A computed fold for a 103-nucleotide RNA from Paenibacillus sp. Root444D2, annotated as Guanidine-I riboswitch aptamer. Its mean pLDDT, the model's own confidence on a scale to 100, is 81.

RNA sequence: UACAUGGUUUUCUAGGGUUCCGCGAGCGCAAGCAGCUCGGUCUGGACCAAGAGAAAACGCACAGCUAACCCUGUGUUCACGGAGGGAUAAAAGCCCGGGAGGA
Numbered sequence: 001u002a003c004a005u006g007g008u009u010u011u012c013u014a015g016g017g018u019u020c021c022g023c024g025a026g027c028g029c030a031a032g033c034a035g036c037u038c039g040g041u042c043u044g045g046a047c048c049a050a051g052a053g054a055a056a057a058c059g060c061a062c063a064g065c066u067a068a069c070c071c072u073g074u075g076u077u078c079a080c081g082g083a084g085g086g087a088u089a090a091a092a093g094c095c096c097g098g099g100a101g102g103a
Base pairs, nucleotide, nucleotide: 007058008057009056010055011054012053015048016047020045021044022042023039024038025037026036027035059076060075061074062073063072064071078098080101084096085095086094
């Protein structure tokens, strides 16, 4: 100095916040409901969610079979990482990004 390079989707999980629901506090009321305000330093519903987390399907590679397709089998490895910025209501192991950098 160069290469090593490493697919897509879905459903989830670690994680994440607070628009909505719920929960809690306050205001108000004779009291409660409704309403308004505040609280995520509220377990949650719902929501967002991993390149370096999981599973599945598809894809891809190789092999078998076949006139050819289909089909079947195997494989699909490895992976330290900021700061900063961006989206959404908001945040994040989300996105920039397997980026910068490091090894």